[in-house]
Model confidence (mean pLDDT): 81 of 100.
Transfer RNA from a Holosporales bacterium, 77 nucleotides, folded computationally.
NCBI's taxonomy places the organism under Bacteria, Pseudomonadati, Pseudomonadota, Alphaproteobacteria, Holosporales.

RNA sequence: AGGAGCGUAGCUCAAUAUGGUAGAGUAUUGGUCUCCAAAACCAGUGGUUGUGGGUUCGAGUCCCUCCGCUCCUGCCA
Numbered sequence: 001a002g003g004a005g006c007g008u009a010g011c012u013c014a015a016u017a018u019g020g021u022a023g024a025g026u027a028u029u030g031g032u033c034u035c036c037a038a039a040a041c042c043a044g045u046g047g048u049u050g051u052g053g054g055u056u057c058g059a060g061u062c063c064c065u066c067c068g069c070u071c072c073u074g075c076c077a
Base pairs, nucleotide, nucleotide: 001073002072003071004070005069006068007067010026011025012024013023020057028044029043030042031041032040050066052064053063054062
C1' cells in the first nucleotide's frame, strides 16, 4: 500500500438475510427464604447501537466518511 471482518448495557453476545417497540445471560440494587450467609426464586436499575453525514414516513440494519481493533496479501531496508 491492497483486501476482508468486527465495533450494541460494566462484561459476554443476540437482533442485520426481509428497515417497523433495542433484548438475553452475567454483574449490580431491593425483596422472599435462612440463626447468619451462600444458593435458589421474584422484582428493579443499566444504551446518543464507535464518530459525522446521507436515503427513508421510519435506520442497530441500507449508502458515504472518519476512528479503533483483528486477520490475509504485498513493498522497502
It matches the Rfam family "tRNA". Rfam describes the family as follows. Transfer RNA (tRNA) molecules are approximately 80 nucleotides in length. It is annotated as a transfer RNA.